[in-house]
RNA sequence: GCCGGCGUGGCGCAAUUGGUAGCGCAACUGAUUUGUAAUCAGUGGGUUGCGGGUUCGAUUCCUGUCGUCGGCACCA
Numbered sequence: 001g002c003c004g005g006c007g008u009g010g011c012g013c014a015a016u017u018g019g020u021a022g023c024g025c026a027a028c029u030g031a032u033u034u035g036u037a038a039u040c041a042g043u044g045g046g047u048u049g050c051g052g053g054u055u056c057g058a059u060u061c062c063u064g065u066c067g068u069c070g071g072c073a074c075c076a
Stems, first nucleotide, its partner, number of pairs: 001072007010025004019056001027043005049065005
C1' cells in the first nucleotide's frame, strides 16, 4: 500500500429480505434473613464508533472517516 471481519447499555452478545433495539451477567429497589450470601419480584441505563447520503422510515442499503483484528504485497 491492497483486501476482508468486527465496533450495539458497565461487560459479553443478539436483532436480515429496511418498520422504530432485545437477552444474559452486573448495578439499583423491594421481599425473605438476626445479618450477609443465595432465592424471588421489580426498576433504570443505548443519540447502534463518528460524519454525510438514499428513504415516509436505516443497527440494516450507499459513501467518507476513526479504532481494532486478520490475510496479502513491499521492505537489499
Overview: Predicted 3D model of a 76-nucleotide RNA (transfer RNA) from a Coriobacteriia bacterium. Its Rfam family is "tRNA". Rfam classes the family as a transfer RNA. The sequence is in RNAcentral, with records from ENA. Taxonomically the source falls in Coriobacteriia (Bacteria, Bacillati, Actinomycetota).